[in-house]
Context: one part of a larger RNA
RNA sequence: GAACGAACGCUGGCGGCGUGCCUAACACAUGCAAGUCGAACGGACAUACAGUUGAAGGGCAACUGGAAACUGUAUGUUAGUGGCGAACGGGUGAGUAACACGUAGAUAACCUACCCUUAGGUGUGGGACAACUGAGGGAAACUUCAGCUAAUACCACAUAAGACCACAUGCUGAAAUGCAUGUGGUAAAAGGAGAGAUCCGCCUAAGGAUGGGUCUGCGGCCUAUCAGGUAGUUGGUAGGGUAAUGGCUUACCAAGCCUAUGACGGGUAGCCGGUCUGAGAGGAUGGACGGCCACACUGGAACUGAGACACGGUCCAGACUCCUACGGGAGGCAGCAGUGGGGAAUAUUGCACAAUGGGCGAAAGCCUGAUGCAGCGACGCCGCGUGGAGGACGAAGGCCUUCGGGUUGUAAACUCCUUUUGUAGGGGACAAUAAUGAUGGUACCCUACGAAUAAGCCACGGCUAACUCUGUGCCAGCAGCCGCGGUAAGACAGAGGUGGCAAGCGUUGUUC
Repeated sequence: GAACGAACGCUGGCGGCGUGCCUAACACAUGCAAGUCGAACGGACAUACAGUUGAAGGGCAACUGGAAACUGUAUGUUAGUGGCGAACGGGUGAGUAACACGUAGAUAACCUACCCUUAGGUGUGGGACAACUGAGGGAAACUUCAGCUAAUACCACAUAAGACCACAUGCUGAAAUGCAUGUGGUAAAAGGAGAGAUCCGCCUAAGGAUGGGUCUGCGGCCUAUCAGGUAGUUGGUAGGGUAAUGGCUUACCAAGCCUAUGACGGGUAGCCGGUCUGAGAGGAUGGACGGCCACACUGGAACUGAGACACGGUCCAGACUCCUACGGGAGGCAGCAGUGGGGAAUAUUGCACAAUGGGCGAAAGCCUGAUGCAGCGACGCCGCGUGGAGGACGAAGGCCUUCGGGUUGUAAACUCCUUUUGUAGGGGACAAUAAUGAUGGUACCCUACGAAUAAGCCACGGCUAACUCUGUGCCAGCAGCCGCGGUAAGACAGAGGUGGCAAGCGUUGUUC
């Protein structure tokens, strides 16, 4: 000098764009953050209409009357079954020195729901379980028994273009596990809407797209006051396991494997694109934004599924908190707000799904603290303003003085002008168009008023731009370094003046 997710002191007018728990991965009240589909299904409820039966009341009677019940249809709502989603999006950086990350490759060792393209199919049956009803248990959370029932839920059978398995032959290739052909065998499905045309699905297979798994080379911290480490350890054979290779796992066999080019141990740390600095080389750093990884009270485990060993799922154990009728239960903000605590220190329990994106749905639409916006903070960067022109051989006051004057100083007053900003009134968007605007009566535009509403902070001995007076008297104090102060202090304190920067200015911390 530059920089900062900064803090502190004094000060503070406006706008735009950014940015804001770096500490306790401490504990959390409350609300919200993941639902959706009635065009998969049976119920239940509500309303309307139609049909059947037809009460009370009236009538001597015929009859009138039309409550209520049942059935059907339509519309709407939805607890349950079922489907898809919930593995995305959002948070955090604890752990991790590792194929975690970066980069370049490999997969003759793999998977991929939804989406796109293509081909073929969607036949026949069956038995349940929720809901519901009945009976119980419990304070609650919830739960037991019996009975009934539907499906795009579940199961069986049939069929098999293609697929898969086994065997054989051939082809490509460095190497068949690949590809082609043949023979034998194996496995499938679901229906819904519509008057219909048709639309939405379902099953099998191939290809694509997308996303992922696994493996390898190379690369980047400190420590030798850590020198030897290793028994599933290193390799092989066989079995198992996985979507898949592999000591991934098991049995047997061999005795290997790593290591001063630093193994093993200890410490520290998420990694990168980048960011800061620097002429560069390099050094420092990894907050915001983007990619990858890891984690979700702590530890462990699997289930479901195309995908998890799953933040707002399940189970077990633990610590903690809460409820309890003491028998037993409930919970997990490192989601958005917010609270306590810690700290030098970091914001609103806001608005909206209008846009972008995501989930579900045929759609209308619903959900979305993602997101878009608004609020708070000079925390940062950028822009604007706090007026402009004229105005005295120069007011007053202050300060200094050699008492002549000098200086503050064109500064003020005063005259003329302007209106960014401000206040008031009126109009009023783009962003999204076929329609839909939270932001927002905001931005912006017009009119009126009136210099009106708006300047501080630090320094002035040298480094270093800027000087005098008074007070103090090695005191009180200053100080980044050198050093000032003991009676004439340009270095302390105040004042006047001056210099620098400016809605900031200084200080502290950290990095180069």
Small-subunit ribosomal RNA, 5' domain from an uncultured bacterium, 512 nucleotides, folded computationally.
The coordinates come from a structure-prediction model, not an experiment, and the mean pLDDT is 87.
RNAcentral holds the full RNA, with entries from ENA and SILVA.